[in-house]
RNA sequence: AGCCCUCUCGCGGGAGAGACCGGCCGAAGAAGCCGGCGCCGAAGGCGCAACCGCCCCGGAAACGCUCAGGCAACAGGACCGCGGGAGACGU
Numbered sequence: 001a002g003c004c005c006u007c008u009c010g011c012g013g014g015a016g017a018g019a020c021c022g023g024c025c026g027a028a029g030a031a032g033c034c035g036g037c038g039c040c041g042a043a044g045g046c047g048c049a050a051c052c053g054c055c056c057c058g059g060a061a062a063c064g065c066u067c068a069g070g071c072a073a074c075a076g077g078a079c080c081g082c083g084g085g086a087g088a089c090g091u
Stems, first nucleotide, its partner, number of pairs: 002091002005087009018037001020036005038071003044067001045065003051059002
């Protein structure tokens, strides 16, 4: 110095499902708040465990739940790509 791994920053991509109904507020609509019914999974959370691991401890899905979140656009968004920075093991 390069590769691999982790974290972080910038840029680009990035799905699903109600512009639902009633009330409050308001000039009105949207947003917001309260209630009702329906729905979605890819923030986060929880559960199962194929697998990793000699054992213990531990790690572990895009599967399951739907607590949280979400159901026009905007925003958010797991994850992916490129670039910058930091750290650690090995080579």
The prediction has a mean pLDDT of 75. This is a predicted structure of a 91-nucleotide RNA (Glycine riboswitch aptamer) from Marinicauda algicola. Of the family's consensus pairs, 91% are formed in the model. The source organism's lineage runs through Bacteria, Pseudomonadati, Pseudomonadota, Maricaulaceae and Marinicauda. Rfam family: Glycine riboswitch aptamer. Rfam links the family to the GO term glycine biosynthetic process.